The prediction has a mean pLDDT of 83. The part of an RNA shown here (large-subunit ribosomal RNA, domain II) has 695 nucleotides and comes from a Pirellulales bacterium. The RNAcentral record of the full RNA draws on ENA. Rfam family: Bacterial large subunit ribosomal RNA. Gene Ontology terms of the family: structural constituent of ribosome and ribosome.

Context: one part of a larger RNA
RNA sequence: UCCGGCGAGUUACCGUCCGCGGCUUGGUUAAGACCUUACGGGUCGAAGCCUGAGGGAAACCGAGUCUGAAUAGGGCGACUUAUGUCGUUGGCGGUAGACGCGAAACUGAGUGAUCUACCCAUGAGCAGGUUGAAGCGCGGGUUAUACCGCGUGGAGGACCGAACCCACUUGGGUUGAAAACCGAGGGGAUGACUUGUGGGGAGGACUGAAAGUGUAAUCAAACUCAGAGAUACCUCGUUCUCUCCGAAAUAGGUAUUGGCCUAGCCUCGAGCAACUACGCACUAGGGGUAGAGAUACUGAAUUGGCUUGCGGCUUUUCACCAAGUACGCUGCUGAACCAAACUCCGAAUACUAGUGCGAUUAUCUCGGGAGUAAGUCCACGGGGGAUAAGCUUCGUGGUCGAGAGGGAAACAACCCAGACUGUCUGCUAAGGUCCCGAAGUGAUGCUUAGUCACUAAGGAAGUUGAUUUGCUGAGACAACCAGGAUGUUGGCUUAGAAGCAGCCACCAUUUAAAAAGUGCGUAACAGCUUACUGGUCGAGCAGAUCUGCGCCCAUAAUGAACGGGAGUAAGCAUUACACCGAAGCAACAGAUGUAGUGAUCCUACGGGUGAUCUACGUGGUAGGAGAGCGCUCUUGGUCAGAUACAAGCCGUACCGUAAGGAGCGGUGGUGGGGCCAAGAGGUGAUUAUGCCGGA
Numbered sequence: 001u002c003c004g005g006c007g008a009g010u011u012a013c014c015g016u017c018c019g020c021g022g023c024u025u026g027g028u029u030a031a032g033a034c035c036u037u038a039c040g041g042g043u044c045g046a047a048g049c050c051u052g053a054g055g056g057a058a059a060c061c062g063a064g065u066c067u068g069a070a071u072a073g074g075g076c077g078a079c080u081u082a083u084g085u086c087g088u089u090g091g092c093g094g095u096a097g098a099c100g101c102g103a104a105a106c107u108g109a110g111u112g113a114u115c116u117a118c119c120c121a122u123g124a125g126c127a128g129g130u131u132g133a134a135g136c137g138c139g140g141g142u143u144a145u146a147c148c149g150c151g152u153g154g155a156g157g158a159c160c161g162a163a164c165c166c167a168c169u170u171g172g173g174u175u176g177a178a179a180a181c182c183g184a185g186g187g188g189a190u191g192a193c194u195u196g197u198g199g200g201g202a203g204g205a206c207u208g209a210a211a212g213u214g215u216a217a218u219c220a221a222a223c224u225c226a227g228a229g230a231u232a233c234c235u236c237g238u239u240c241u242c243u244c245c246g247a248a249a250u251a252g253g254u255a256u257u258g259g260c261c262u263a264g265c266c267u268c269g270a271g272c273a274a275c276u277a278c279g280c281a282c283u284a285g286g287g288g289u290a291g292a293g294a295u296a297c298u299g300a301a302u303u304g305g306c307u308u309g310c311g312g313c314u315u316u317u318c319a320c321c322a323a324g325u326a327c328g329c330u331g332c333u334g335a336a337c338c339a340a341a342c343u344c345c346g347a348a349u350a351c352u353a354g355u356g357c358g359a360u361u362a363u364c365u366c367g368g369g370a371g372u373a374a375g376u377c378c379a380c381g382g383g384g385g386a387u388a389a390g391c392u393u394c395g396u397g398g399u400c401g402a403g404a405g406g407g408a409a410a411c412a413a414c415c416c417a418g419a420c421u422g423u424c425u426g427c428u429a430a431g432g433u434c435c436c437g438a439a440g441u442g443a444u445g446c447u448u449a450g451u452c453a454c455u456a457a458g459g460a461a462g463u464u465g466a467u468u469u470g471c472u473g474a475g476a477c478a479a480c481c482a483g484g485a486u487g488u489u490g491g492c493u494u495a496g497a498a499g500c501a502g503c504c505a506c507c508a509u510u511u512a513a514a515a516a517g518u519g520c521g522u523a524a525c526a527g528c529u530u531a532c533u534g535g536u537c538g539a540g541c542a543g544a545u546c547u548g549c550g551c552c553c554a555u556a557a558u559g560a561a562c563g564g565g566a567g568u569a570a571g572c573a574u575u576a577c578a579c580c581g582a583a584g585c586a587a588c589a590g591a592u593g594u595a596g597u598g599a600u601c602c603u604a605c606g607g608g609u610g611a612u613c614u615a616c617g618u619g620g621u622a623g624g625a626g627a628g629c630g631c632u633c634u635u636g637g638u639c640a641g642a643u644a645c646a647a648g649c650c651g652u653a654c655c656g657u658a659a660g661g662a663g664c665g666g667u668g669g670u671g672g673g674g675c676c677a678a679g680a681g682g683u684g685a686u687u688a689u690g691c692c693g694g695a
Stems, first nucleotide, its partner, number of pairs: 001695006011096007019088005026050003032044004054061002064076004099237002102234001106227006118200008126191001128160003131156001135152006164188003168185005203219001205215002240628006250263005264372002266369006276362001278358008291345001292343002298339002302335005309329003312325004375400001377398008405416003420590004425586003431580003434565003440577007452567001458552002462549002465546007479536005485509003490504003515530001519528002591618006601608002629684001631681009645671001648667005654661002
């Protein structure tokens, strides 16, 4: 993981609501008693309970009462419409384990120191080798000691190293040979050593050379049983079918934010009213948002001018004056400008009211049952953030949530569109029509970049269209031919400075024209060139603005930016007429819900039944409501069976909208079974890291 079996809203009592039944001249018995066909039941039994009156804390009063001084006012009642009670199915709530499984823990009573930690008593063990303390002896030495030498001696938490004990490193092992081992090295090895046997103390306790270590593979509080089905605002699971409707992710409160309570939104039942909810049109309103504004305020803020006043600085006098100012504040004034907490103004919407039309009970009221209160993205209007986030927080709407289908290559939240079922039928939406792929052809332009088919600032004689300025047959622009001079090498500077290092000036002459020189160049000159002029040529040239489509910018890690092929349109813009395209719409057939219609049949005449037809519906999570299928047992009725039969199992082309149900064939072999009606429940399993068995 698979297969089979088992596996979760039950029961008792109390309450409440609907349905059904009994009585209502109120209803009902409990314990108990009697009777009985004998444990199924029947008859008594009014004690008690509910109802028939309420108000008040109560005394108490009473259709009233309480508060109060009150005959006031107010609260709760009465009136007028009446149901009440007992039983019972069902829904829900409460108390109980209360849908099932699941803690970590707490408490009590016991069992453990054969493991391990420490202690007590009594025993045992430590090959071999080495070192050579004290003491002692002899000798030297000293006045005598001290001291030295040679021996002797045999100390030590001494040295090396087996047994023994330990566990530092490393290889293996890691579903192991082993729930801590094996190999190779390593440490201690006469000691705070190791070890046998017996004994001691234990669960908030023991023990501890101390690690929260150890206390029987269990330890920041052992194990066993019990309280016990502890509790679990938590997680998981919760078993057949179909039909109708169908949410929420919000507000307030909460030792509250992943929980609950009330409201909102859903469902079921009952009820009743209005020109009611709702929609549209018209009319009438209030507003201070968007926008806008500034001599209409408050505030912010840039700058010019004028100058009143004050301050700073400078000059002068230094006794004050005075003068200047490219400084600051203030005042006046001009210009331009800003605001969520500014407004002289001021929409669209929205909201309110009235009238008319539509609409029909959708609104509303009461009662039973819920779920939800983690939302998400998109568009628009804001706040926070960085006018960041698939960010966060509000408002309005939509989608998803709970929504399938078509499109967007793929793609909850985007675009189109809301799936009762069937059909080899038709029309469309979004989106498409060269091939993959269903369906296309024209017209007029644009684009050359494969742009199309990712992006900006910025850049560029790409190209289309429009507008505009200047020059131009008195010849423009480009090109070519020619000139481009003189005073003069201007003055200064400089080693030099001659148009061209730099500074100053930038005149004049001859001219068709020619700078005291545009750039290159020289050490400086020279040289080339430009401005400017003439000629040749002969028709447009140069610039600016707006605009369509293109170009560069354009760089990331496997190869990836039309879905691919391919395309010069099969790209882009405008336009015409076609076509394709969905579970949309239509057609035909069928099922079903609700409302209406009402044939037929029955009737206690109240009504019931409901064929047919018509209209509108039939996506759906949580959830509410309804109708059914199947299993086991019981009761009553009924049935098959002699070739016996039944369950179960195997096969099967039949029936039903589903759960499901037959028939037939085989197997099975004495057990039971089918159908109809009713009742009772240990009544339905792909999932609980479910339990047991098997593979």